Source information
RNAcentral holds the full RNA, with entries from ENA and SILVA. This is a predicted structure of a 523-nucleotide part of an RNA (small-subunit ribosomal RNA, 5' domain) from an uncultured bacterium. Its mean pLDDT, the model's own confidence on a scale to 100, is 85.

[in-house]
Context: one part of a larger RNA
RNA sequence: AUUGAACGCUGGCGGCAUGCCUAACACAUGCAAGUCGAACGGUAACAGGCCCUUCGGGGUGCUGACGAGUGGCGAACGGGUGAGUAAUACGUAGGAAUCUGCCCAGUAGUGGGGGAUAACCCGGGGAAACUCGGGCUAAUACCGCAUACGCUCUACGGAGGAAAGCGGGGGACCUUCGGGCCUCGCGUUAUUGGAUGAGCCUACGUCGGAUUAGCUUGUUGGUGGGGUAACGGCCUACCAAGGCGACGAUCCGUAGCUGGUCUGAGAGGACGAUCAGCCACACUGGGACUGAGACACGGCCCAGACUCCUACGGGAGGCAGCAGUGGGGAAUAUUGGACAAUGGGCGAAAGCCUGAUCCAGCAAUGCCGCGUGUGUGAAGAAGGCCUGCGGGUUGUAAAGCACUUUCAGUUGGGAAGAAAAGCUCGGGGCUAAUACCUCCGGGCCUUGACGUAACCAACAGAAGAAGCACCGGCUAACUCCGUGCCAGCAGCCGCGGUAAUACGGAGGGUGCAAGCGUUAAUC
Numbered sequence: 001a002u003u004g005a006a007c008g009c010u011g012g013c014g015g016c017a018u019g020c021c022u023a024a025c026a027c028a029u030g031c032a033a034g035u036c037g038a039a040c041g042g043u044a045a046c047a048g049g050c051c052c053u054u055c056g057g058g059g060u061g062c063u064g065a066c067g068a069g070u071g072g073c074g075a076a077c078g079g080g081u082g083a084g085u086a087a088u089a090c091g092u093a094g095g096a097a098u099c100u101g102c103c104c105a106g107u108a109g110u111g112g113g114g115g116a117u118a119a120c121c122c123g124g125g126g127a128a129a130c131u132c133g134g135g136c137u138a139a140u141a142c143c144g145c146a147u148a149c150g151c152u153c154u155a156c157g158g159a160g161g162a163a164a165g166c167g168g169g170g171g172a173c174c175u176u177c178g179g180g181c182c183u184c185g186c187g188u189u190a191u192u193g194g195a196u197g198a199g200c201c202u203a204c205g206u207c208g209g210a211u212u213a214g215c216u217u218g219u220u221g222g223u224g225g226g227g228u229a230a231c232g233g234c235c236u237a238c239c240a241a242g243g244c245g246a247c248g249a250u251c252c253g254u255a256g257c258u259g260g261u262c263u264g265a266g267a268g269g270a271c272g273a274u275c276a277g278c279c280a281c282a283c284u285g286g287g288a289c290u291g292a293g294a295c296a297c298g299g300c301c302c303a304g305a306c307u308c309c310u311a312c313g314g315g316a317g318g319c320a321g322c323a324g325u326g327g328g329g330a331a332u333a334u335u336g337g338a339c340a341a342u343g344g345g346c347g348a349a350a351g352c353c354u355g356a357u358c359c360a361g362c363a364a365u366g367c368c369g370c371g372u373g374u375g376u377g378a379a380g381a382a383g384g385c386c387u388g389c390g391g392g393u394u395g396u397a398a399a400g401c402a403c404u405u406u407c408a409g410u411u412g413g414g415a416a417g418a419a420a421a422g423c424u425c426g427g428g429g430c431u432a433a434u435a436c437c438u439c440c441g442g443g444c445c446u447u448g449a450c451g452u453a454a455c456c457a458a459c460a461g462a463a464g465a466a467g468c469a470c471c472g473g474c475u476a477a478c479u480c481c482g483u484g485c486c487a488g489c490a491g492c493c494g495c496g497g498u499a500a501u502a503c504g505g506a507g508g509g510u511g512c513a514a515g516c517g518u519u520a521a522u523c
C1' cells in the first nucleotide's frame, strides 16, 4: 500500500460498487421455458350471437377466444458452480481433411396420390404413478409415384435422390357456391456462395517434488477393412519392433486457464472475488436417443447411495437457477417488485413467457462526497486536573450575543430514462387494381417496476448527528494517583520487586475520523 475479509468499540446522510472464500453437504415451499388457432382435428372453461324453454335451464363451434391433444420452433441460449483437469484444458501464432438450424445473396422448383394415428367414444387393469384393447378422424405428422440443370455415387456406360401448405385482397371469366383463377405476404424443397457458430490438427508457453529413473503392448509405425460431418490406432485383422525419457519421461502432490487484480520506480513477486473470453461439471458412475447442434442442470435408460409415498404389488425425486431452510463456519443478504427499458424464445402481428435483466430491501463490506454548525465572546466564569500554593492548564473552549439552515423532517411543484407498436393523412414500391402488403414523412392516441425517486421552492429551529486507538524507544503525543516481579502489558527491544511518562484509573495531549483499532493474508 492492499483485501469478496472477520472480530472489538462506536455509528448521521447520500451516490456507486460488492456480499457462502467453509460442506461440488442435505434440501421443505414458490417461481426460474415456453410459444404458435395465420400448420391440424376440434370445443373442457369464459364471453357474445342464434334457437328452444316448464323461466330452473337446455341446445348450437356460429364468433371472440381456447383447456387437453397432434404438429412446428425453442428448450444445446440465457443462469449457476470450480468438483475434476498439469493437458483430450487455456494463451499466442498457424493449418486442412469438416459440419453449420435461424439470417443474407443467387439459381431452379413447389405436380399427382396413399395408408395410418392421438384427441374423442366404448371397455378393461392399477392404491397410485400410469397403462392395455376395440372403433372413428385431421394436418405444414408419415409414406410411395412423377420431375430434378445444379447435388450424390460411378466401372464414366449409367444409377440414385425433393417438396406443404397457410393467410390478406380482388376486376373480368368459370363454379358443384366450398372455391377455381389472379395477385401479395409468410412458408416449403433442392443446390451454390456468404455470414455466424462449432469440431479437428501443429508449434511454442503454462506450479512443486529425483527422499519418483526408467515408462509403454493399441504401445510406435505400415497394409487391408470398418467408423466419423471430418483427418487420425478412433476401432479391428495381419505385419514390423518400435515410441517417450536428466532439454526430467513415468509417478506423487497441488491447481480450472486467460484478459486481468494487488504490490513495486521498474524488473519482479503474489493472486485469478465481482466484469469479460474459453473449458469442465450438473446427486455418484455408465450409456445412448432426438436433433442443425447434447451424449443434454430444471430430457430418457441402467446401476448405486440417500430422501419421500404406498393398499407392500409398486412408484416419485435431484436448488453448483432466484429467493429460502438446516448444517458447517470467524463469516457472507429478501421465501421482494416489474417486464417500463435492454436482450432472448415463440408468433404475420397483437401479444405471451423470461428469478436473464432492470429495480427495490438488508450489511459502514469497500470507495467517494457531505454533515454534526458559523462569527463574536476574558470576568481568562464555574467545575476538573496539576502545583513550588504565587499560580498553571482544560480554554474562545463553554455560557452570553449576532447569524446561517446543507443533510435529515414537513408541505408544494417536478424532468429524463419512451422509442416503438396502434389509428389517420400524404408520397414511393408491388400489382390488372385506387384492395392487401410494405418503405418514407406529418398528425393523433397512449405505454414507467423504480417512485412518497433526481431536481426546484417554501417552513421551523442550532435545532436530530463523534467516536476509536495511542502517548518508554522505534513513533507524533506527560503528569498525578493506585498497585508493588502481584495484578498486568508486550510487534521487537523490553516494563512491573514502594517515587512505574511502559500495568489500572484520572486530567492533559497526539493521530485518524463515521469510523477507529486488532487479527489474518499479499507485495
Base pairs, nucleotide, nucleotide: 001522002521003520005519006518007517008516009515012370013369014368015367016366017365018363019362020328025326026325027324029323030322031321034073035072036071039070040069042066043065046064047063048062049060050059051058052057080281081280082279089206090205091204092203093202094201095200098198099197103194104193105192106191107190108189109188110187111145113143114142120135121134122133123132124131125130151160152159153158165186166185167184168183169182170181173180174179207253208252209251214244215243216242219241220240221239222238223237224236225235226234256278257277258276259275260271261270262269263268283304284303285302286301287300306317307316308315309314334360336359337358338357342356343354344353345352346351373403374402375401376400383394384393385392386391407464409459410458411457412456413455417450422444423443424442425441426440427439428438429437467512468511469510470509471508472493473492474491478507479506480505481504482503488495489494